Annotation
The prediction has a mean pLDDT of 76. Predicted 3D model of a 365-nucleotide RNA (Bacterial RNase P class A) from a soil metagenome. The model forms 94% of the base pairs in the Rfam consensus.

[in-house]
RNA sequence: UCGGGUAAUCGCCCCCGAAAGCUUUCGGGGGAGGAAAGUCCGGACACCAACAGGCACCGUGCUUCCUAACGGGAAGGUUCCAUGUCGAAAAACAUGGGAACAGACAGUACCGCAGAAAAUAUACCGCCACGACUUGUCGUGGUAAGGGUGAAAAGGUGGGGUAAGAGCCCACCGCCCUGGUGGUGACAUCAGGGGCAGGGCAAACCUCACGGGGUGCAAGAUCAAGCAGAUAGUAUGUGCCGCCUGUCAUGACGCUAUCGGGUAGAUCGCUCGAGCCCGGCGGUGACGCCGGGACCAGAUAAAUGAUUACCGCCCCGGCCCCGUUUAAUCGAGACCGGGGAUACAGAAUUCGGCUUACAGAUGUU
Repeated sequence: UCGGGUAAUCGCCCCCGAAAGCUUUCGGGGGAGGAAAGUCCGGACACCAACAGGCACCGUGCUUCCUAACGGGAAGGUUCCAUGUCGAAAAACAUGGGAACAGACAGUACCGCAGAAAAUAUACCGCCACGACUUGUCGUGGUAAGGGUGAAAAGGUGGGGUAAGAGCCCACCGCCCUGGUGGUGACAUCAGGGGCAGGGCAAACCUCACGGGGUGCAAGAUCAAGCAGAUAGUAUGUGCCGCCUGUCAUGACGCUAUCGGGUAGAUCGCUCGAGCCCGGCGGUGACGCCGGGACCAGAUAAAUGAUUACCGCCCCGGCCCCGUUUAAUCGAGACCGGGGAUACAGAAUUCGGCUUACAGAUGUU
């Protein structure tokens, strides 16, 4: 990606035409999906008279592009993971995949147990210096390099230095600041300066940026039928979820809420579309533009089915033959016979996505 095709007979539904007649007959054309499922997002369309600003609430969250729009898609960036190549390893490269990928120096909260100490945090073991003495113990001071606990413990590695240590100092990396170059951008890379700081978590509250009226084809429109009221509220009322402000419209034979009674049938909406197919051009791509072609369900208790034959497909068996093998085996092809109609599954206003299910066949990586 496909997931059956062709023909005939009978049955059902719709559309067109003709004739008759009170819904019959004849002719022609058509009749369920890639997900029709889920109802998770976004619209079209309809109604609420119309509209603006704000609060609250909700949604999204790397960059650019596509789209009517989206929480979708394409291409990229950063980071993490897997596999492979090279290699002692690391790094690098290639292929594939994930990200709930804005902010932790605005504030608040949380990080159990263990541990000395879990965020304005230390000194358990240890190391060093001094003193005392019962010569391996105690006291005072220094220390955070080594060890321990933990998911995480005052940047990392190496060297110098020190009584022993420590960015204390140095080199490289990391971090912060300032600039150059490349890129639409996320970012990448280069140069200089600075010893520079104790983490995680916002799928915690929060902050920032952008966006958001409601209800939904049981929406709604028209015709028909049929009536019976009662109570309460309401003139700063009512008018797009809650609240506020403003413009504007409307006003008691009204409106709102509750209780009670009556009627409930038909038509439209209903299928021509941000649609489909073919070709050309542009673009890495999603996709866009141009030209041409064809209309391809509209049911309403719910139509789109049944049978037969052939082709295609699948399963089983036989036989021939090719490749492989010592042989067996395995695989491919042709022919014959028998069987199956097989997966997930059925439109109900409609479209774009996402997610889930799927026998078999085929394609790409």